Record summary:
The RNA shown here (Fluoride riboswitch aptamer (crcB RNA motif)) has 65 nucleotides and comes from a Gammaproteobacteria bacterium. It was read from a public genome assembly, where an Rfam model found it. The organism belongs to Gammaproteobacteria, within Bacteria.
[in-house]
RNA sequence: AUCCGCGACGGAGAUGGCAUGCCUCCGUGAACUGCCGCCAUGCGGAUAAUGAUGCCUACGUGUCC
Numbered sequence: 001a002u003c004c005g006c007g008a009c010g011g012a013g014a015u016g017g018c019a020u021g022c023c024u025c026c027g028u029g030a031a032c033u034g035c036c037g038c039c040a041u042g043c044g045g046a047u048a049a050u051g052a053u054g055c056c057u058a059c060g061u062g063u064c065c
């Protein structure tokens, strides 16, 4: 110097916010920045405010006052 492992720190995980003795990934030219179909630069379709869990907010549906 390089590589590997672990830890710390910072960052990211398709639409908002907070939390977590949590998970995965990245080390700044990085991680990430969606998926499917078709007659394809347009049209159509599925899931979804989570990476996961809890809560709040927004939106949608139903019921009651």
Base pairs, nucleotide, nucleotide: 009027010026011025012024013023016056017055018054019053020052022051035045036044037043038042